[in-house]
Bacterial RNase P class A from an uncultured Dehalococcoidia bacterium, 407 nucleotides, folded computationally. Its Rfam family is "Bacterial RNase P class A". Rfam's curators write: Ribonuclease P (RNase P) is a ubiquitous endoribonuclease, found in archaea, bacteria and eukarya as well as chloroplasts and mitochondria. Gene Ontology terms of the family: tRNA processing, dimeric ribonuclease P complex and ribonuclease P activity. The sequence was found by an Rfam model in a public genome assembly.
C1' cells in the first nucleotide's frame, strides 16, 4: 500500500417564526375554544412472494378423490419456501460463494442442427474372402462381390465407462492390473455420508426446473375480515328447494345435528363506535449451545390517522463530487546526474577497476487550513408480527485472504 472476501452501525445537526395528529390534565358553557404536560414513520414502510395471530363459514365423526407445498441429514421456530450448522457436488490460487440436493434399474415422453447412428441402421476406416485388371509375378495395387468389426477418425451437451498391457484375422471387458460403478461385512459418525477389506465385468448418453413413481406435510375466504348502534326506506315484485329435514369450510359419499335456504328485479342506508396497539413487543446482563436460539434476572412502554397527522419558510453547521491558493509528509518516478566526487592500480601520464550526493524543479500518493460553484441516497403507517425478494448518494467500524516494495 493495492485488489478481493464475509458482517455490523448509520444514512443528517442546530436555532428562529408559523401551523398539524394524538393522550393526560386545568380553565370555560361537558359546543366552539385557550393554557400546562408526554409521545408522533422505515431499513426497507416498499413487492404481496410465503408463513402465522386473529376473524367468519355447522367441521361434529369417518372414507374415497382433486389440487397445492416440500424433496441430503441433523436442529432451531408460533409457523414457512425461512434460519443455524453439517454432508455431497460445483466455481475460484484463497478468503469464500452457488446448488429445485429423493428415484433415469417402474414406466412414457423430448434431444433442434450436426453426425453412420440418440434405445441404435456403419460415412471414412481395419481385417479374412471370390472374380476382373496391373505389377517390381511368393508380393504389392486398383476395382467389385460376400463376411466380421467398431480398437482409430469424422458429428455433438451427450455415443455400449477411462487408461495400460495381453490377445485377436482385425477388434471389442474379450482377458488382466489400476481408476469409475454395483452389490456386501465390518468400523467411524445421532444421520447425510466416509474409510479399510471383499465379491461383480458392469444397467448404453442427458433431461423429471418433462409427464410421472416415491415420502411427508396442507380447509376456504380474509380487517374492505368481523361485530355493535342509530337512522332511512317499498310489511316492493317475481322463481327455485325444504318436516320423505333442505343450504351451509375444494369435489363426492355415509353418519350426527340444526330450520329456513337460495336466484332475479327493483328501492333505501354509504352515518357513528369497537376491531385499532401491552406486543410470538423491545433494551441490558447472567447462564446453556459451534450458531440459529433457548431460558432466568433486571429495566421500558414508543404513532393510532380516517380526502388520511409529523409540515412551510429562513439562517447557521455537517458531510460528499470537482477545480484554485498556502503550508507540510512520503515515493520503487523524471531530471538535476555523469560511469561527477571519492577510493585503489598505474609512473602524480594516459588509462583501467570500483563507485556514488545533495539543494532544487516537475510529478504520483497523500494531511491540515481556506475559498467557489454544484450535491446531499431509497424512499411515507392504515390490524400486527416472522421472513423473503427489490431500491439505496455517501460515511464510519470489525474479522478474513491474495499481492507488492521496504523493515
Nucleotide at each position: 500500500c493495492c485488489a478481493g472476501g464475509c458482517g455490523a452501525a448509520u444514512g443528517g445537526g442546530c436555532g428562529g417564526c408559523c401551523g398539524c395528529c394524538u393522550c393526560c390534565u386545568g380553565c370555560g358553557u361537558g359546543u366552539a375554544g385557550c393554557g400546562g404536560g408526554g409521545g408522533g414513520a422505515g431499513g426497507a414502510a416498499a413487492g404481496u412472494c410465503c408463513g402465522a395471530g386473529c376473524a367468519c363459514c355447522u367441521u361434529c365423526g369417518g372414507g374415497c378423490c382433486a389440487g397445492g407445498g416440500c424433496g441430503c441429514c441433523c436442529g432451531c421456530u408460533a409457523a414457512c419456501a425461512g434460519c443455524g450448522g453439517g454432508g455431497c457436488g460445483g466455481g475460484g490460487c484463497g478468503a469464500c460463494c452457488c446448488g429445485a440436493c429423493g428415484g433415469a434399474a417402474a414406466g412414457u415422453g423430448c434431444a433442434a442442427c450436426a453426425g453412420a447412428a440418440a434405445c441404435a441402421c456403419a460415412c471414412c476406416g481395419u481385417c479374412u474372402u471370390g472374380g476382373c485388371g496391373a505389377u517390381u509375378c511368393u508380393u504389392u495395387c486398383g476395382u467389385u462381390g460376400a463376411g466380421a468389426u467398431a480398437a482409430g477418425g469424422u458429428u455433438g451437451a451427450a455415443a455400449u465407462g477411462g487408461c495400460g498391457a495381453g490377445g485377436u484375422a482385425a477388434g471389442a471387458g474379450c482377458u488382466c492390473a489400476c481408476c469409475g460403478c454395483c452389490c456386501g461385512u465390518c468400523c467411524g459418525g445421532u444421520a447425510a455420508c466416509g474409510g479399510c477389506c471383499g465379491g461383480g465385468g458392469c444397467a448404453g448418453u442427458g433431461c423429471a426446473a418433462a409427464c410421472c413413481c416415491c415420502g411427508c406435510c396442507c380447509g376456504g375466504u380474509g380487517c374492505a375480515a368481523g361485530g355493535c348502534c342509530a337512522a332511512a326506506u317499498a310489511g316492493g315484485g317475481g322463481g327455485g328447494c325444504u318436516a320423505u329435514g333442505a343450504c351451509g369450510a375444494g369435489g363426492c359419499c355415509c353418519g350426527g345435528a340444526c330450520a329456513g335456504c337460495u336466484c332475479c328485479c327493483g328501492g333505501g342506508u354509504u352515518g357513528g363506535c369497537c376491531g385499532c396497539u401491552a406486543g410470538a413487543u423491545c433494551c441490558c446482563g447472567g447462564u446453556g449451545g459451534c450458531a440459529a436460539c433457548a431460558u432466568c434476572g433486571g429495566g421500558a412502554c414508543c404513532a393510532g390517522a380516517u380526502g388520511g397527522a409529523u409540515g412551510g419558510c429562513c439562517g447557521c453547521c455537517a458531510c460528499c463530487c470537482u477545480g484554485g491558493g498556502u503550508c507540510g509528509g512520503u515515493g520503487u518516478g523524471a531530471g538535476g546526474a555523469a560511469g561527477a566526487a571519492g577510493g585503489u592500480c598505474g609512473a602524480u601520464c594516459a588509462g583501467g577497476c570500483u563507485g556514488u550526493a545533495a539543494a532544487c524543479u516537475c510529478u504520483g500518493c497523500u494531511g491540515a487550513c481556506u475559498c467557489a460553484u454544484g450535491g446531499c441516497a431509497c424512499a411515507g403507517a392504515a390490524c400486527u408480527c416472522g421472513g423473503c425478494u427489490u431500491a439505496u448518494a455517501g460515511u464510519c467500524u470489525g474479522c478474513c485472504u491474495g499481492g507488492u516494495a521496504g523493515g